[in-house]
RNA sequence: AGAGUUUGAUCCUGGCUCAGGACGAACGCUGGCGGCGUGCGUAAUACAUGCAAGUCGAGCGGACCUUCGGGUCAGCGGCGGACGGGUGAGGAACACGUGAGUCAUCGGGCUGUGAGUGGGGGAUAUCGGGCCGAAAGGCGCGGCAAUCCCGCAUACGUUCCGGGGAACCGGAAGAAAGCUUGGCAACAGGCGCUCACAGGGGAGCUCGCGGCCCAUUAGCUAGUUGGGGGGGUAACGGCCUCCCAAGGCGACGAUGGGUAGCCGGCCUGAGAGGGUGAACGGCCACACUGGGACUGAGACACGGCCCAGACUCCUACGGGAGGCAGCAGUAGGGAAUCUUCCACAAUGGGCGCAAGCCUGAUGGAGCAACGCCGCGUGAGUGAAGACGGCCUUCGGGUUGUAAAGCUCUGUCUGUCGGGACGAAGACCGGCCCGCGAGGGCCGGGGAGCCGGUACCGACGGAGGAAGCCCCUGCAAACUACGUGCCAGCAGCCGCGGUAAGACGUAGGGGGCAAGCGUUGUCCGGAAUUACUGGGCGUAAAGGGCGUGUAGGCGGUGCGAUACGUAGCGGUUUUAAGCCUCCGGCUCACCCGGAGGAGGGCGGCUAAACGGUCGCGCUGGAGGGCAGGAGAGGUGCGUGGAAUUCCUGGUGGAGCGGUGAAAUGCGUAGAGAUCAGGAAGAACACCCGUGGCGAAGGCGGCGCACUGGCCUGGCCCUGACGCUGAGGCGCGACAGCGUGGGGAGCGAACGGGAUUAGAUACCCCGGUAGUCCACGCCGUAAACGAUGGGUACUAGGUGUCGCCCGGGUCCACCGGGCGGUGCCGGAGCUAACGCACUAAGUACCCCGCCUGGGGAGUACGGCCGCAAGGUUGAAACUCAAAGGAAUUGACGGGGGCCCGCACAAGCAGUGGAGCAUGUGGUUUAAUUCGACGCAACGCGCAGAACCUUACCAGGACUGGACACGCGCGUGAGCGCCGCGAAAGCGGCGGGCCCUUCGGGGAGCGCGCGCAGGUGCUGCAUGGUUGUCGUCAGCUCGUGUCGUGAGAUGUUGGGUUAAGUCCCGCAACGAGCGCAACCCUUGUCGUGUGUUGCCAGCGGUGCGGCCGGGCACUCACACGAGACUGCCGGUGACAAACCGGAGGAAGGUGGGGAUGACGUCAAAUCCGCAUGGCCUUGAUGUUCUGGGCUACACACGUGCUACAAUGGUCCCGACAACGGGAUGCGACGGCGCGAGCCGGAGCCAAUCCUUCAAACGGGAUCUCAGUUCGGAUUGCAGGCUGCAACUCGCCUGCAUGAAGCCGGAAUUGCUAGUAAUCGCCCAUCAGCAUGGGGCGGUGAAUUCGUUCCCGGGCCUUGUACACACCGCCCGUCACACCACGAGAGUCGGCCACACCCGAAGCCGGGCGAUCCAACCGCAACCGCGGAGGGUCCCGUCGACGGUGGGGUCGGUGAUUGGGGUGAAGUCGUAACAAGGUAGCCGUAUCGGAAGGUGCGGCUG
Repeated sequence: AGAGUUUGAUCCUGGCUCAGGACGAACGCUGGCGGCGUGCGUAAUACAUGCAAGUCGAGCGGACCUUCGGGUCAGCGGCGGACGGGUGAGGAACACGUGAGUCAUCGGGCUGUGAGUGGGGGAUAUCGGGCCGAAAGGCGCGGCAAUCCCGCAUACGUUCCGGGGAACCGGAAGAAAGCUUGGCAACAGGCGCUCACAGGGGAGCUCGCGGCCCAUUAGCUAGUUGGGGGGGUAACGGCCUCCCAAGGCGACGAUGGGUAGCCGGCCUGAGAGGGUGAACGGCCACACUGGGACUGAGACACGGCCCAGACUCCUACGGGAGGCAGCAGUAGGGAAUCUUCCACAAUGGGCGCAAGCCUGAUGGAGCAACGCCGCGUGAGUGAAGACGGCCUUCGGGUUGUAAAGCUCUGUCUGUCGGGACGAAGACCGGCCCGCGAGGGCCGGGGAGCCGGUACCGACGGAGGAAGCCCCUGCAAACUACGUGCCAGCAGCCGCGGUAAGACGUAGGGGGCAAGCGUUGUCCGGAAUUACUGGGCGUAAAGGGCGUGUAGGCGGUGCGAUACGUAGCGGUUUUAAGCCUCCGGCUCACCCGGAGGAGGGCGGCUAAACGGUCGCGCUGGAGGGCAGGAGAGGUGCGUGGAAUUCCUGGUGGAGCGGUGAAAUGCGUAGAGAUCAGGAAGAACACCCGUGGCGAAGGCGGCGCACUGGCCUGGCCCUGACGCUGAGGCGCGACAGCGUGGGGAGCGAACGGGAUUAGAUACCCCGGUAGUCCACGCCGUAAACGAUGGGUACUAGGUGUCGCCCGGGUCCACCGGGCGGUGCCGGAGCUAACGCACUAAGUACCCCGCCUGGGGAGUACGGCCGCAAGGUUGAAACUCAAAGGAAUUGACGGGGGCCCGCACAAGCAGUGGAGCAUGUGGUUUAAUUCGACGCAACGCGCAGAACCUUACCAGGACUGGACACGCGCGUGAGCGCCGCGAAAGCGGCGGGCCCUUCGGGGAGCGCGCGCAGGUGCUGCAUGGUUGUCGUCAGCUCGUGUCGUGAGAUGUUGGGUUAAGUCCCGCAACGAGCGCAACCCUUGUCGUGUGUUGCCAGCGGUGCGGCCGGGCACUCACACGAGACUGCCGGUGACAAACCGGAGGAAGGUGGGGAUGACGUCAAAUCCGCAUGGCCUUGAUGUUCUGGGCUACACACGUGCUACAAUGGUCCCGACAACGGGAUGCGACGGCGCGAGCCGGAGCCAAUCCUUCAAACGGGAUCUCAGUUCGGAUUGCAGGCUGCAACUCGCCUGCAUGAAGCCGGAAUUGCUAGUAAUCGCCCAUCAGCAUGGGGCGGUGAAUUCGUUCCCGGGCCUUGUACACACCGCCCGUCACACCACGAGAGUCGGCCACACCCGAAGCCGGGCGAUCCAACCGCAACCGCGGAGGGUCCCGUCGACGGUGGGGUCGGUGAUUGGGGUGAAGUCGUAACAAGGUAGCCGUAUCGGAAGGUGCGGCUG
């Protein structure tokens, strides 16, 4: 610090995901030791048991015990139980944090200072005795004490009142308790007590500032806000009460709702920030739930009280008791969180003079890898690179110095022994310091939970100690096997459908390590809420437009102030934490010490900038004056053209409409035409890329009223400005209400067409509406998809308005201001593009965005008559959705151009019969493959057996076949038996070489192995088809672009051609094209067992012979053609057109030759080959059958349908080829196929071999025929072991369909089509198929609109497995979440009323009770003052009644939504998507959607 993921690729936007760190964790697997920490996050659920707060006898009386010193105990009394400890429920609040205030306060214990502590009285628990109760407890009677209670006295200071300026003076009020040590005592000391003041720490109250979410919570408030009187409190206060006033709070977010203890800190982060509030520390709140007060210095009181409630327990049923959110522990809940431990030795707390007692605070131990830190599980050496495992190309590689072996060490664990620090004291005696609390020194003095622990030593032996996750990419680490879209994995992208580095296992490897992974949560990465630090033309995002309120921001000069701002020092920010340094545990974690950092507050200083105040200025803004342009707005008038209708005339058959039609109109007279009239709406030309307006929008002409703008020069005001949340106003079209109006147009609707359908497009009609007035609605692609303002930053060119200068004052030229366009530089931008009218550079203000879908939906609010608008979510779901640009592909887009592509023409196919292939069906099997073009007379250039792979049956097994090794052996062969054969079995004789041992071939047995036309052409090689003989496909360097990529290769010409020329940021090059090769056409040369009498001779006449190579021909080698020449066209080029010459022209004809690539095209059954499968069979062999089946369908062919013909007779002319288990002349036989003999030829020699169409003659005469030959019968021939299934041929007989072929469709542009025969391969035989050969030999091409295919350029694109693409909506099915819903259930909240506990407060003539003080009395007692109980009243918790608000659960049914390999209907969108699309609205329709109106160009 980044990475993966949208695409064919690219850049950008944008979300999702990962790598890091952290945790009070949990879960899975595993687990040696120690130290330091941490450990109910859930049920503030319920709790058994024990303990957690007592202490003081030096306050008091008493009881008991006693060693007579004293001790123990309950009670009275005092102090403490308000601390310590727990928890986080509640609480959004002065609760917390921070900083202030308290002249508005309290203050126990401690300390200091001042003063005092005198003298009296009274009650009562314990106790005694009696009573009630089960208990808990309680009630009379009697008597006693105090540091218990109460008067009285005193009052320095205190409080109040009065005087005074004050010091001060006067008056009034209010106190107290004693105990103890020494001493005989006086007295001294200690601990107390009282009144004051002060200190210190603590507490209460008040205020500024700060820190959560929701505005779908916008208004809240009656003690409410303030004041006066009173009450209350320690104290201010509306805290409470009476009266008066009507205030107070709120967009700077009141009120309401939800959530939450707050902070120091902790985690993360570079920081800013975000998250969090365990442990430790501070504060708050709470103590079963709710209410309440009492006591007290302090409480509304965790281990106190009262009441109410729920719950639990006891009960003798009458009543009682209880509160672990203290420490342990239990149950429950939960994914989950510990011992019913030890000790007061230390620290601290309470009480006490003290000893001391108490202390689940605390110190320790235990449990738990829960976390952090440290240590160990050994070290060195050791190659035959052992065994084993795994992989393997079988060579080896790897595990791996790893192990073993050898040499060592001794941490931890184990055993034994030694053994701490932590402890200073308290107290006693003495001394010192301090005002004192207190601190220190000397001597005496005793004590350790942890723990016999840490630590140290000894012994012992490598001996006891390694796992977990991962290995496709991100991201470090790869192979094998198994599995076969199964089982499974997965954080994201994604793996798995027979070779999976992604699943499972193994081997190996990587990472971390007593841990490792997973899950959850937080921060980070995420600049993905952007303060630091983002955006808004097209990606999400500018409000439809204006006006203006609050607010934000604001020109220039001077002065002042010091709020912001800056500096300095102060104070605070407890400690801990963090950072730096030092130190202590062996290190580290941890701990100790020192220093530092950060925020607030007030003080001083500065005065530039911002703020504020004051005085000015004119440049911003505004006003006055003059001139000007304009569809700016409103109202009232008015004009002509057109349309329709009405009336009349003329006229007479159609009109209208469309792609073509029809509906419609018309002989009752349409349409056309003329005249007259009526009505409504809109204003042609001018008109413009022009003007005006804020936007919507505005268009004949005139008048009236009215807004804004521009220009010019001077004057005036003096910052008056900019923006603008809310608010208010305006706001196309559609739509709504009321009333008019209604010509044309025209949703809906009706009809006609189209169509598979056509709820559409087209046509004929047509209602709302469109128009007017008034009132609503408030939306839009309300768009420049671009908010407003100001300033600055190159130019060029057009246009509108005004002004200035020039001009023969016209035209026009130059300049300025304001508007409106185009082009373009810098700059910006992801790119496209923007570019003084910014999307540039800056500032100010507003609006808006934060992945896609769900959804602009639901709910709620507001607005509306309604339609609906506005505000505006969530669940759920996806790994994308997007923008711009690139290359392709595609288009019922465009341009240019080719091709037998169409057209022109000839012959066919499709119909018939047959042949052949295929599908289908059948079958035991009908082996397999090939499937649009580019499978189907294809693999098959030859299925009777064989072939043969298929089927049935019979057999064989190391095999029918190959190699190696070992052993054995008279190999081959002949004969016999069984058998269909193969095979099984038997008999007989017997190979070659030899150095004689043996060797070789063959056969047999065994071992290693063979074999497979079994599967996978989607594992492959090779080969082939196809686009396509199309003209294309690329590269290097350079250049352009962020990049994909472009350029080159585009353009202008030209060509068959990316052929060539020219131009050009390109310059070159490669594979293709062409040429080189073969063949054919002309000539020459060479050669000459074919050719010729060409010329000679011979001849039985045949180049037959001699002879000869001139010719033909054959084989070689050459020549020839290159747009070379001429003319024209063209840019003077390339080239094209015409011509000459020539056998031949402009690639002469034909062939071979097939670029980069495409189709996972074809082939594992030609061959080769990985993997898999098989091995008494999926191998091998044999016999027979099948591949030849046949109701059908298709492809390819043959033969025909006839007279351009058939048949018969006669006659003529080829070429390519083939030939020795062959071609076979010739002769004979047979009607013939053929047979019998058989010359010649290893072939330019012989044979095949008479070519046929054709020519001549004859016949047939339009007929299913003398056409046609299928089919069938009979008789033959040939091949072959064998023609039944299932060959070919011959003869005779039979003579079928068929009379030129529907839709549709094929080939061919010249020696071509058509037609005629011949040859060859395969082959024993079998050819209508295939490959060749020659003979005869046409027609047509205007042309490129259309069909098909292709090339180049361009355009659009939502396509990229690329239009056989993509994709929309209804319907059907399954699942999921959500809304509505008659209701129903529950939580919370406030309101009204009822009841009214405890308790405080107020009252009480009454009833009743009572020690102190007062009076009488003085013995009791009586009365008073005062008080208690009771009673009354206010308040008041729980409870009740009623209506309501709000939130949640649930609900028959219902609504849409989402998701889901292969459902239905259509085709809306993307290419002009076949009607351009989209927006708003209205309406209609199964559905996408259609149509109307207005708008946008995306």
RNAcentral holds the sequence, with entries from SILVA. Small-subunit ribosomal RNA from Sulfobacillus thermosulfidooxidans, 1498 nucleotides, folded computationally. Its mean pLDDT, the model's own confidence on a scale to 100, is 88. It matches the Rfam family "Bacterial small subunit ribosomal RNA".